Background:
The RNA shown here (transfer RNA) has 72 nucleotides and comes from Mauremys mutica. Its mean pLDDT, the model's own confidence on a scale to 100, is 82. Lineage of the source: Eukaryota > Bilateria > Craniata > Sarcopterygii > Mauremys. Its Rfam family is "tRNA". By type it is a transfer RNA. The sequence is in RNAcentral, with records from Rfam.

RNA sequence: GGGGGUAUAACUCAGUGGUAGAGUAUUUGACUGUAGAUAAAGUGGUCCUUGGUUCAAAUCCAAGUGCUCUCU
Numbered sequence: 001g002g003g004g005g006u007a008u009a010a011c012u013c014a015g016u017g018g019u020a021g022a023g024u025a026u027u028u029g030a031c032u033g034u035a036g037a038u039a040a041a042g043u044g045g046u047c048c049u050u051g052g053u054u055c056a057a058a059u060c061c062a063a064g065u066g067c068u069c070u071c072u
Stems, first nucleotide, its partner, number of pairs: 001071007010024004018055001026042003030038001048064005
């Protein structure tokens, strides 16, 4: 230098163009002598950035940036 993949909650990851989700973590009270375990309820998101397509974009397209794989 060429060609791919990937970017979503604190972490690991889903999400087929129509109201953003799970597990873990965290908070609260319950349970308990205390803690743990358990079950319940809650908090937590500019969906990497910019632009385009569309009635409508996390999702499709382009460029950029980070990470990563590969070829030379």